[in-house]
RNA sequence: GCCGAGGUGAGGUAGCCUGGUAGCCUACGGGCCUGUGGAGCCCGGCGCCCGGGUUCAAAUCCCGGCCUCGGCCCCA
Numbered sequence: 001g002c003c004g005a006g007g008u009g010a011g012g013u014a015g016c017c018u019g020g021u022a023g024c025c026u027a028c029g030g031g032c033c034u035g036u037g038g039a040g041c042c043c044g045g046c047g048c049c050c051g052g053g054u055u056c057a058a059a060u061c062c063c064g065g066c067c068u069c070g071g072c073c074c075c076a
Stems, first nucleotide, its partner, number of pairs: 001072007010026004020056001028044005049065005
């Protein structure tokens, strides 16, 4: 340099193909329960990498950029 996959709460991940209320687990905070703690149950706060375009509406489609991973190539 070329090709491919990916980037979503503090951490891990689904949703993207086929646009329509952003879901789940762990952690954190509160409550119920309990002699205390744990377990269990309920509730809460926190998120779509950046910019632009299309659209009534974009995590999703299109363009550019950044970053991560894998493969290939070149130089030494």
Notes: The RNA shown here (transfer RNA) has 76 nucleotides and comes from a Candidatus Bathyarchaeota archaeon. Its Rfam family is "tRNA". Gene Ontology term of the family: triplet codon-amino acid adaptor activity. The sequence was found in a public genome assembly. The source organism's lineage runs through Archaea, Thermoproteati and Candidatus Bathyarchaeota.